RNA sequence: CUGGCUCAGAGUGAACGCUGGCGGCGUGGUUCAGACAUGCAAGUCGAGCGGGAUUUACAAAAUUGAUCCUUCGGGUGAUUUUUUGUAAUGAGAGCGGCGAACGGGUGAGUAACACGUGAGCAACCUACCUUAAAGUUCGGGAUAGCCCGCCGAAAGGCGGAUUAAUACCGUAUGUGGUCCAUGGCGGCAUCGCCGUGGUACUAAAGCUUGUAAUGGCGCUUUUAGAGGGGCUCGCGGUCUAUCAGCUUGUUGGUGAGGUAACGGCUCACCAAGGCUAAGACGGAUAGCUGGUCUGAGAGGAUGAUCAGCCACACUGGAACUGAGACACGGUCCAGACACCUACGGGUGGCAGCAGUUUCGAAUCAUUCACAAUGAGGGAAACCUUGAUGGUGCAACGCCGCGUGGGGGAUGACGGCCUUCGGGUUGUAAACCCCUGUCACCAGGGACUAAAAGCACGGCUCAUACCCGUGCCUGAAUUAACCUGGAGAGGAAGCAGUGGCUAACUCCGUGCCAGCAGCCGCGGUAAUACGGAGACUGCGAGCGUUACUCGGAUUUACUGGGCGUAAAGGGUCCGUAGGCGGCCAUGUGUGUCGGGUGUGAAAUCCUGCAGCUCAACUGCAGAACUGCGCUCGAAACUACAUGGCUAGAGUAUCGGAGAGGUGAGCAGAAUUCCAGGUGUAGCGGUGAAAUGCGUAGAUAUCUGGAGGAAUACCAACGGCGAAGGCAGCUCACUGGACGAUUACUGACGCUGAGGGACGAAAGCGUGGGGAGCGAAAGGGAUUAGAUACCCUGGUAGUCCACGCUGUAAACGAUGUUCACUCGUUGUUGGCGAUACAUAGUCAGCGACUAAGCGAAAGUGAUAAGUGAACCACCUGGGGAGUACGAUCGCAAGGUUGAAACUCAAAGGAAUUGACGGGGGCCCGCACAAGCGGAGGAGCAUGUGGUUUAAUUCGAUGAUACGCGAGGAACCUUACCUGGGCUUAAAUGUAGAUUGACAGUCAAAGAGAUUUGAUUUUCUUCGGACAAUUUACAAGGUGCUGCAUGGUUGUCGUCAGCUCGUGCCGUGAGGUGUCGGGUUAAGUCCCAUAACGAGCGCAACCCCUACCGUUAGUGCCAUCAGGUCAAGCUGGGGACUCUAGCGGAACUGCCUGCGCAAGCAGAGAGGAAGGUGGGGAUGACGUCAAAUCAGCACGGCCCUUAUGUCCAGGGCUACACACGUGCUACAAUGGUCGGUACAGAGGGCAGCUACCUAGCAAUAGGAUGCAAAUCUCGAAAGCCGAUCUCAGUUCGGAUCGGAGUCUGCAACUCGACUCCGUGAAGUUGGAUUCGCUAGUAAUCGGAUAUCAGCAAUGAUCCGGUGAAUACGUUCCCGGGCCUUGUACACACCGCCCGUCAAGCCAUGGAAGCCGGGAGUACCUGAAGU
Repeated sequence: CUGGCUCAGAGUGAACGCUGGCGGCGUGGUUCAGACAUGCAAGUCGAGCGGGAUUUACAAAAUUGAUCCUUCGGGUGAUUUUUUGUAAUGAGAGCGGCGAACGGGUGAGUAACACGUGAGCAACCUACCUUAAAGUUCGGGAUAGCCCGCCGAAAGGCGGAUUAAUACCGUAUGUGGUCCAUGGCGGCAUCGCCGUGGUACUAAAGCUUGUAAUGGCGCUUUUAGAGGGGCUCGCGGUCUAUCAGCUUGUUGGUGAGGUAACGGCUCACCAAGGCUAAGACGGAUAGCUGGUCUGAGAGGAUGAUCAGCCACACUGGAACUGAGACACGGUCCAGACACCUACGGGUGGCAGCAGUUUCGAAUCAUUCACAAUGAGGGAAACCUUGAUGGUGCAACGCCGCGUGGGGGAUGACGGCCUUCGGGUUGUAAACCCCUGUCACCAGGGACUAAAAGCACGGCUCAUACCCGUGCCUGAAUUAACCUGGAGAGGAAGCAGUGGCUAACUCCGUGCCAGCAGCCGCGGUAAUACGGAGACUGCGAGCGUUACUCGGAUUUACUGGGCGUAAAGGGUCCGUAGGCGGCCAUGUGUGUCGGGUGUGAAAUCCUGCAGCUCAACUGCAGAACUGCGCUCGAAACUACAUGGCUAGAGUAUCGGAGAGGUGAGCAGAAUUCCAGGUGUAGCGGUGAAAUGCGUAGAUAUCUGGAGGAAUACCAACGGCGAAGGCAGCUCACUGGACGAUUACUGACGCUGAGGGACGAAAGCGUGGGGAGCGAAAGGGAUUAGAUACCCUGGUAGUCCACGCUGUAAACGAUGUUCACUCGUUGUUGGCGAUACAUAGUCAGCGACUAAGCGAAAGUGAUAAGUGAACCACCUGGGGAGUACGAUCGCAAGGUUGAAACUCAAAGGAAUUGACGGGGGCCCGCACAAGCGGAGGAGCAUGUGGUUUAAUUCGAUGAUACGCGAGGAACCUUACCUGGGCUUAAAUGUAGAUUGACAGUCAAAGAGAUUUGAUUUUCUUCGGACAAUUUACAAGGUGCUGCAUGGUUGUCGUCAGCUCGUGCCGUGAGGUGUCGGGUUAAGUCCCAUAACGAGCGCAACCCCUACCGUUAGUGCCAUCAGGUCAAGCUGGGGACUCUAGCGGAACUGCCUGCGCAAGCAGAGAGGAAGGUGGGGAUGACGUCAAAUCAGCACGGCCCUUAUGUCCAGGGCUACACACGUGCUACAAUGGUCGGUACAGAGGGCAGCUACCUAGCAAUAGGAUGCAAAUCUCGAAAGCCGAUCUCAGUUCGGAUCGGAGUCUGCAACUCGACUCCGUGAAGUUGGAUUCGCUAGUAAUCGGAUAUCAGCAAUGAUCCGGUGAAUACGUUCCCGGGCCUUGUACACACCGCCCGUCAAGCCAUGGAAGCCGGGAGUACCUGAAGU
């Protein structure tokens, strides 16, 4: 940079988790168009009709018979029952009218004129309503109901008799209407309107309450309207081409039928059409719209509530009635399901309102009322109305309100943190003073309701309409609202705090438990888990999940790309399509402007208004970016006509070319054949072998055969569209280029589908076959070698014909046109007479400016600036795979997914690191040498093993004679056993005491315990000291991966950086690279760099030379003197010592070189090119080492993991390794003699000298706190001896005897003497050190230390070499460059199988189901 993933926003008919005070307004089965108990959701009209249960009243008759009277015979007659008549009432059912086709529900179906929008019907219908005109005559026969009878369980049905109408039928009239003829006018093709005439056809119903009427309500025909519907058309809105062809009533015509009406709507006949790449047909999905959500917009998603349209009503089919239905609460048939049943048969349809069940993450009451709004019927009162108006439930959403306000610092308690000082919670609380919203209690209390109706009045012809006044009507509802009361009282949570993203600490946990939207947290110091405190955000809510848009310019119209990131088709031709030169005229398709119709309402927006505000609602405006009609404009576009020549093309002339096809010919070479010469090998390789060859190869000569390919020329040269094309000649043929004039007149560009061509390999048929050469074979290589190498060798490579159709078919760059600084080379033309040389056209190359580009790069042959058209891309993998289709003989090609999975994959560049990449250079790195290690014995360290313990650490280089420069006790950290609870330091507070310490004795292994003895000062306040208690200590316990400090290593390698400037979008680069040079980033030159820092070098110390100064040193000269001796006088030379100076700098010479510098056996010089050595270690690396040297964070132990003591252990020992010592001998051993250092040490010391001892050492004694005394060389040299042997080499081991140190040498010291005399005869693979006073070799000293396991370490001097051609290789390092998929950096990264587990998807004998097509059979209702 590309590119995906993820988040922050808004939203929802939501759901889930935690929580929940109040009110207003909305919303509430998104899933099963699954099934439904129960109730309700469509009736009404008696002013159309017949009829009339019931009840009441009256009358009559019959009946009962209380009371009273009684002459007891009876009278009276309350009351009861029945019947009849009259009057009123008018239930239920019926005929008839209107309604039931509205309202309400749902979204299954539907990709369609279903919807939206705009048109059309001269091709139509329309009940109720309005308007206008005319009428409403005379008759008739039935039928339900009722009654009787019958069948049936029921539902229901049948028969008989009788009856009415605004039910039904006939008839009269015909204003009108229909039909026919005809005239006029008009139009849009079929045609329409108006007039006249004609005969034919065609109507009707009545009702009206107490009166009355020219009344009212009806009815019939016709006209017009309004509203409603039907039909037709243009345009618009899903996916799929892995659905490419579909269609037979199909497309059209004629005629007929049918319909309200046009029409294949239906039928007969005729014709063969119709649709389709602008996507027919098929498949999938889906009701459409106004709108809603989101968005800056364009868009994207969506179609709950509200509104418009459509479709459906258990599933499928069908018609009837009617103005209207093919009808949600109608009918018929079929089916499934459910219910009833007497088993014969019936009944039902909540996708109306409630409600139930099922499903599901999930969605409410079996409520009140017709008071309002609306609907149906009615003349009306009125009736009906799960429409509607209300209430209930649910934080489901939006909006509003509250949970208090002011004061209050000892900044309280508590919590949390802490550096222990404090900070924070926090004015928060307490406390003081207030207020009273909401909820609560009490009281009051509307609006929605004025229409209709009734009464009266007005108007009027009127009782119609209208106006006025009064009366009447409230489900919600006592809720709004108002007043009063009481009391801060009743009312806060949720999520988050690593980054994105506002907000941090402690504790717990310890890759566990867990978190997580993405990146990612958690393995003992977690701001990421869990808890707490604090904080942040929102707040009656807050989070989570799901889904949509946004961010995503990540499908790009606005607004992207395609050389290398995903993406240019392999190339050309060309169809459709897209785009197209100049001039003129016309038209007016697109385009632009004005007007007009429409764009339903609601919504959104603006303003105003009503509920206290808001949500919500009302009114007005704007808007609805669209479509139709109309008037105009004419630049551009389009169309038409005419013209032009600059684009394109043709003709003429000319040269260039591996352009193509066919035929013929040529020479060189390989191989083979024949023959000659000739002899033992040839061939091949890193080296070999297989192979060929004495049957004569290879080599060489001659002749011949055959196939394939064409050296030199030959060139980032030529030609071609690409693939590609190369010997020569001929024939045929394509294209490009240049020059000149003439001609045609836009004839052009691109190009989806399509066609043609298309390397190599491959396939088919037939030839050919020299060389080469897949496969298969053999030989090698190798751990293996199905490879690389070798030997032969089949297909193939070649030709002809046919197929295949792909390549990194690449310039990874589609074709065409125009424009845009320069330099340079080259091919072919032109033009000047030729050359030089400019110019010009067409190609082929290089460099570069601007510009472009992520960069690298590109740059007139663009990847620049523009135009036209086509192809292609949209994260990585799965996968160019599967399925389907298509092409192919096959191989396979073309087209081309998904599940699943990851959070990346990718491009270009940068800095490093790395490379069995390159270049340059260095180092004892190799090489050349010298001496070792590895074999032996011993010493020492480590591992391992053992043990009560064998304390701990160090572990490639960079651990292993390391910490330890010195473990018998101590040290000591370990083990066993015995003790203490504080040994030691310090302080505070409390208590007690006058001690503590010392000395002596006893017990004990000792620590320790016990006993005895001794024991302060004072101004009397106390001081001092001790004991004891608490705090405080102590820990070599853990973490070096929490640290400081110190150290090792790369490496004494030459590097590592900075400031400013410059370059680059940036990482970063430059400087620091290049050419030289150096030990060196040392220096010089060059240079977009100029300077600087840490390193290098130098400054410091030792050493080598000289001078000077000084001297307890020294003694040359002079003198004295001794056995000897600087011993003495003296000297101040020399040596030495140690202060200060000098000296070396490539300074001089010669040569080379620009310079830096290099070279010289150079000069001079003690020293020569950093003279030799030391100290000195850049930025950093290795989580290198050390918590046990010390310090220190955190954790852990506290009668012990602290502390004291005795003994033991650190010294063990089948074994393995490292580092050393001593040897194996004669350059040696032994013995005797003899010479020469340096640097250090010394008083608890070094010790001269003497004596004793074989010796270690002991006993005396002297000097010296040191240039004074003392400790002191060995190899060497001079002799002698040994004579090659397990020895006179070697000394381990063991025995004995001693010495010394020390409290103490058993475990466990060193040394001495005598004896003993092991392995070992120069060491495998491999490996270490060293370049000069070095290696090698020889001894000496010191630290530690009582002594010593020291053969170690650190120093000191003596003797004193060899070798380096050189940088190919091994190791390490430096600089430059290159590649990279590495960055924990090659000990990197990474691929595939397998194992276990998990996820997704297949196969599988079969079995079951769904959809579609086609053929056939049966065939209900109904038209």